[in-house]
RNA sequence: AUUUGCACCGGCGAUGGGGUUCGCCAUUAACCGCCGUAAAAAGCUGAUGACUCCUGUUCGUAG
Numbered sequence: 001a002u003u004u005g006c007a008c009c010g011g012c013g014a015u016g017g018g019g020u021u022c023g024c025c026a027u028u029a030a031c032c033g034c035c036g037u038a039a040a041a042a043g044c045u046g047a048u049g050a051c052u053c054c055u056g057u058u059c060g061u062a063g
Stems, first nucleotide, its partner, number of pairs: 010025004016054006033044002
C1' cells in the first nucleotide's frame, strides 16, 4: 500500500418519550390519516407501522 472478515454509525413511518421488532430512504430522498370539494369549508379516527411501557388530553361512573 492492497484485499478480506468483524464491530460501530444517520433520517423517516398524520399529535410527546422509552424498549423490542418490521419496512422505507440517501438529502431535489423516505414521510405528511380518512371523508368531502373545481379549490376550500364543515365532519370523523388515532399519542404505536406492529407489540409493549410511561406521560398528556377528552368523556363517563363512584366517593
The RNA shown here (Fluoride riboswitch aptamer (crcB RNA motif)) has 63 nucleotides and comes from Parafilimonas terrae. The coordinates come from a structure-prediction model, not an experiment, and the mean pLDDT is 77. It matches the Rfam family "Fluoride riboswitch aptamer (crcB RNA motif)". Its family is annotated with positive regulation of gene expression and response to fluoride in the Gene Ontology.